[in-house]
RNA sequence: GGGGGUGUAACUCAGGGGUAGAGUGUUCGCUUCGCAUGCGAAAAGCCAGGGGUUCGAAUCCCCUCUCCUCCA
Numbered sequence: 001g002g003g004g005g006u007g008u009a010a011c012u013c014a015g016g017g018g019u020a021g022a023g024u025g026u027u028c029g030c031u032u033c034g035c036a037u038g039c040g041a042a043a044a045g046c047c048a049g050g051g052g053u054u055c056g057a058a059u060c061c062c063c064u065c066u067c068c069u070c071c072a
Stems, first nucleotide, its partner, number of pairs: 001071005007065001010024004018055001026042005048064005
C1' cells in the first nucleotide's frame, strides 16, 4: 500500500428498514440478627464520526477513524 472483518448500556453480546434488547454489573426495596443467595423494581444508549438514499436508517450506499486479520 491492497483485500476482508469489527465498532450498540460500565463489561460481554443480540437486533440487519418502522418507538433499542438480554446476561453480568450498579442502585433501591423485600427476605436475614447481619452478610450471601433468592425475589421485585429502577437507572444507565444522540447505536464510532460525517454525508447520501428513503415517508422513515442502528440496519442500505459513500467517505473518515479505531481495533483485528490476510496478502505484498

Transfer RNA from Gonapodya prolifera JEL478, 72 nucleotides, folded computationally.
RNAcentral holds the sequence, with entries from ENA and Rfam.
Its Rfam family is "tRNA". Rfam describes the family as follows. Transfer RNA (tRNA) molecules are approximately 80 nucleotides in length. Rfam classes the family as a transfer RNA.
NCBI's taxonomy places the organism under Eukaryota, Opisthokonta, Fungi, Monoblepharomycota, Gonapodya prolifera.
Its mean pLDDT, the model's own confidence on a scale to 100, is 83.